[in-house]
RNA sequence: AGCCGAAUCCUGACGCGUUCUGACGCGCGGGAGCGGGGAACCCAAAGGAGCGGAGGCUCCAGGGGCGAAUCGUCACUUGUGUGGCGUAGCGCGACUCUUUCAGCGCGAGCCCGACAGCUAACCCCGUAGGCGUGAGAAAGAGAA
Numbered sequence: 001a002g003c004c005g006a007a008u009c010c011u012g013a014c015g016c017g018u019u020c021u022g023a024c025g026c027g028c029g030g031g032a033g034c035g036g037g038g039a040a041c042c043c044a045a046a047g048g049a050g051c052g053g054a055g056g057c058u059c060c061a062g063g064g065g066c067g068a069a070u071c072g073u074c075a076c077u078u079g080u081g082u083g084g085c086g087u088a089g090c091g092c093g094a095c096u097c098u099u100u101c102a103g104c105g106c107g108a109g110c111c112c113g114a115c116a117g118c119u120a121a122c123c124c125c126g127u128a129g130g131c132g133u134g135a136g137a138a139a140g141a142g143a144a
Base pairs, nucleotide, nucleotide: 002131003130004129008032009031010030011029012028014027015026016025017024018023033127034126035125036124037123038122043117047060048059049058050057051056062115063112064111065110066109071086072085073084074083075082076081089106090105091104092103095142096141097140098139099138100137101136
């Protein structure tokens, strides 16, 4: 230069500080855009055990969300751990997009707290963090 990612842009007659009075920095707010969750009808779905006349209640195995990050297998291991080999899936290429080939990587982590299928109106939340130069080829369509 760029890259992963929703994580970008605009703004306040607000507070504090600096100041060459042009403005800048921090804090607290607002909006747009982007992203995520909850939430009807309809549709889908309907675990096991016990109690009760029934509505229902209790317990067990739990269940769910963000994300590409799932699943299988082997070895070690006291173990919830460690490591290896694959894999669903994901990312990279220098004007952009799509497709193909070859190459190089990732295939984590965190959260809710007994609870959520889908779901219009409606309600709520996030807008971080981490990498980082020396760049493979072909076809089509565009841009300059």
The RNA shown here (c-di-AMP riboswitch aptamer (ydaO/yuaA leader)) has 144 nucleotides and comes from a soil metagenome. Model confidence (mean pLDDT): 78 of 100. The RNAcentral record of the sequence draws on MGnify.